Context: one part of a larger RNA
């Protein structure tokens, strides 16, 4: 000087407390461990692994296993020799990859040669083989916590200290005062994006107040720019105004104005460093290993196995509910090998057909809610697992191993032990919609969007994590 302490002081954070809803019990989905297996490819392992890499494992992917096949090789560059082709098509063998064979067939030229191609020989290719404890790059984490440093000066023999401590204050090493320090840098804040208010400009594909026309109805038509909206520019908020308090160029409390008030809400943004944290399987890369194999191609299988254990979720156990019918209100996205309306067929998944749309124009039903009726507290008109049958769609192909529909079947489950998680406002809870990946889909996952919309916070004694000062130390 640090680190540590079941030392002290001060202060924060959904850390506790106050509340609301979960997990832990059930069934299923999914990931992991274990077990099994020819193989169940590999990685991730307290927080910070476990709906993680994977924003899509039937084949492919695919790295694993079994079997078959190739050896200058699936791919790159070069040298030497050689040829006129290569590609394409047919036949035979083979599950396939591939092998054999038949047929057709080059080009530029300065005439030296070049382009392209196969064969042979050689240099070499190849490796998802090992090492993340050899690395770069990227990432997680403490933590969006308020810290981390430097120059000059001063003090100390020196390691170092000071500044950065102290008194206040703040979300903040934020600012003020004081001060052997004076300044500065990386962080904080601001600058950026978005939401909330207004103005101006611009009106098509959007809008329709007033005017005219028109319909069963409809901005449907003429027209209009008022309004909504769209999308560009600007305004607006700065403790700015007034009052009070504290010593204060600062801070706190209140009032008014305002769409918004004390960082207005949200996002992006992650200092010095810590964990030899993670990644050699995204890609790059040193070293080591391999080279008729640890490389390459193909068929089938496996990654989906199942006594069990754990994590994350979905659906429920019902009456604030379930079922039936009617009626209403979104936002944000996506669409050409695509989205697909009306119509017709089917109980339905879906099929036939194809108007319109490269899109503010066309397509994409919001559901909870509301109204009316039924159920009458039961393992039920709750719940939907499992199983049988019949089908639809995608795809070369749904047996291992897809999703969906219809009929039948109708399991556990009556609110969950110890324990444990999330959340402070348009939040939790709850309802649906869209989308990336994608032929299809095991999506209940991820990422977004809007609808309905709470309760509670006395407070900081305690648990957890963190910051500053101080103190002790047999630690470095």
């Nucleotide at each position: 000087u640090g680190a540590c302490g079941g030392g002290g002081g001060c202060c924060c954070g959904c850390a506790c407390a106050a509340g609301c809803g979960g997990u832990g019990g059930a069934g299923c989905a999914u990931g992991u461990g274990g077990c099994u297996u020819a193989a169940u490819u590999c990685g991730a392992u307290g927080c910070a692994a476990c709906g993680c890499g994977a924003a899509g494992a039937a084949c492919c992917u695919u790295a694993c296993c079994u079997g078959g096949a190739u050896u200058u090789g699936a791919c790159a560059u070069g040298u030497a020799u050689g040829g006129g082709a290569c590609a394409g098509g047919g036949u035979a063998u083979g599950u396939a990859a591939a092998u054999a064979u038949c047929u057709u067939u080059c080009u530029c030229u300065u005439c030296g040669g070049g382009g392209c191609c196969g064969a042979u020989a050689c240099a070499c290719a190849g490796g998802u083989g090992c090492u993340g404890c050899a690395u770069g790059g990227c990432u997680g984490u403490c933590g969006u916590c308020a810290g981390c440093u430097c120059g000059u000066g001063u003090c100390g023999u020196g390691a170092g200290a000071u500044g950065u401590u102290c008194g206040g204050u703040u979300a903040a090493g934020u600012c003020c005062g004081g001060u052997a320090a004076c300044g500065a840098g990386c962080g904080c804040a601001a600058c950026c994006c978005u939401c909330g208010u207004c103005a101006u400009u611009a009106g098509u594909u959007g809008c329709c107040a007033g005017c005219g026309g028109g319909u069963a109805a409809a901005g449907c038509c003429g027209g209009g720019g008022a309004c909504u909206c769209u999308a560009a520019u600007g305004a607006g908020a700065c403790a700015a105004a007034c009052c009070c308090c504290c010593u204060a160029u600062g801070g706190g409390g209140g009032u008014g104005g305002g769409a918004a008030g004390g960082u207005g809400g949200g996002g992006a943004u992650g200092a010095u460093g810590u964990c030899a944290a993670g990644u050699c399987a995204g890609g790059a890369u040193g070293g080591c290993c391999u080279u008729u194999c640890u490389a390459u191609c193909c068929a089938g299988g496996g990654c989906u196995g199942c006594a069990c254990a754990c994590g994350u979720g979905c659906u429920a156990c019902a009456a604030u509910g379930c079922c039936u019918a009617a009626u209403a209100c979104a936002a944000a996205g996506g669409g050409a090998a695509g989205c697909a309306a009306g119509a017709c067929c089917g109980c339905g998944a879906g099929g036939u057909g194809g108007a319109g749309c490269a899109a503010a124009u066309c397509c994409u039903u919001a559901a909870a809610a509301u109204u009316a009726g039924g159920c009458c507290c039961a393992g039920u008109u709750c719940a939907g697992a499992u199983u049988g049958g019949a089908g639809u769609c995608u795809g070369c192909a749904a047996u291992u191993c897809g999703a969906c529909u219809c009929c039948a079947u109708g399991a556990a489950g009556c609110c969950g032990g110890a324990a444990u998680c999330g959340c402070u406002a348009g939040u939790a809870a709850u309802g649906g919609c869209a989308u990336a990946u994608c032929a299809g889909c095991u999506a209940u996952g991820g990422u977004g969007c809007c609808g309905u919309g709470a309760a509670u916070a006395c407070g900081u004694u305690c648990c957890c994590g963190g910051g500053c000062c101080u103190u002790g130390u047999a630690c470095a």

The part of an RNA shown here (small-subunit ribosomal RNA, 3' major domain) has 476 nucleotides and comes from a metagenome.